[in-house]
RNA sequence: AUCUUAUCAAGAGCAGGCGGAGGGACCAGCCCGAUGAAGCCCGGCAACCGACCCCAUCAGGGGCACGGUGCUAAUUCUUGCACGUUUGUUAUCACGCCCGCCCCUGCGGAGCGUAGGCAAACGGAGAGAUAAGAA
Numbered sequence: 001a002u003c004u005u006a007u008c009a010a011g012a013g014c015a016g017g018c019g020g021a022g023g024g025a026c027c028a029g030c031c032c033g034a035u036g037a038a039g040c041c042c043g044g045c046a047a048c049c050g051a052c053c054c055c056a057u058c059a060g061g062g063g064c065a066c067g068g069u070g071c072u073a074a075u076u077c078u079u080g081c082a083c084g085u086u087u088g089u090u091a092u093c094a095c096g097c098c099c100g101c102c103c104c105u106g107c108g109g110a111g112c113g114u115a116g117g118c119a120a121a122c123g124g125a126g127a128g129a130u131a132a133g134a135a
Stems, first nucleotide, its partner, number of pairs: 002134007013042001016041003022032003026080001028078002043072003048068003052063004076127001081124001083123008094114004098109004
């Protein structure tokens, strides 16, 4: 680096120390930052794996926060595919219904419906992050 499963709308110092200009994965947007960015230390949050305790004993459930990670602005900050549903809007270049004219398989007209385009909401997918496992 790849695959599988699970989770991602909660929580955690806008007042800690070092550090010095960037950062929020990426595009676009929008934000954070010398009232100090990234990174490191301390503190904190959480509970994926391990340990320990309790219940049950098939699976599993609860507690703890000791170890291994992880996280510590904003919904994973929002979108990213136009895949589904719903709602709204749009023109008459399409089709159907209706009416009139007409020799007619043709012409014209107001409206409605369907499809198409656009937008929004919800859902799904994709991408990403974290944990555990696999080869």
Model confidence (mean pLDDT): 78 of 100. SAM riboswitch aptamer (S box leader) from Saccharibacillus brassicae, 135 nucleotides, folded computationally.